Predicted 3D model of a 108-nucleotide RNA (SAM riboswitch aptamer (S box leader)) from Niallia endozanthoxylica. The source organism's lineage runs through Bacteria, Bacillota, Bacilli, Caryophanales and Niallia. The prediction has a mean pLDDT of 84.
[in-house]
RNA sequence: CUCUUAUCAAGAGAGGUGGAGGGAUGUGCCCGAUGAAGCCCGGCAACCGUCAAUAUAAAUUGACAUGGUGCCAAUUCACACAAAGCGGUAAGCUUUGAUAGAUGAGAG
Numbered sequence: 001c002u003c004u005u006a007u008c009a010a011g012a013g014a015g016g017u018g019g020a021g022g023g024a025u026g027u028g029c030c031c032g033a034u035g036a037a038g039c040c041c042g043g044c045a046a047c048c049g050u051c052a053a054u055a056u057a058a059a060u061u062g063a064c065a066u067g068g069u070g071c072c073a074a075u076u077c078a079c080a081c082a083a084a085g086c087g088g089u090a091a092g093c094u095u096u097g098a099u100a101g102a103u104g105a106g107a108g
Base pairs, nucleotide, nucleotide: 001108002107003106004105005104006103007102008101013041015040016039017038021031022030023029025080026079027078028077042072043071044070047068048067049064050063051062052061053060054059076100081097082096083095084094085093086092
């Protein structure tokens, strides 16, 4: 980097450092010197993992943040494509499904 698969409406500091940017992309809309990113500490969470119970097994349920990742403004901030419904065949709104993205696990 590509493929497969699961999840994405919950959760998480009024700390230190640092200094202007950040929210993937486009548009919009936001956050930011009452201090952005990054780093440290802190925290959240059970995807992998560990333990226990049940089970022939596949697996299911529960416990555990000690181990491997992940995450800690706004629904994955909204919309981006398609379908259906509402609407005056408009603008726009609602729902569903894709696409894209993020993260885990596995494979190449």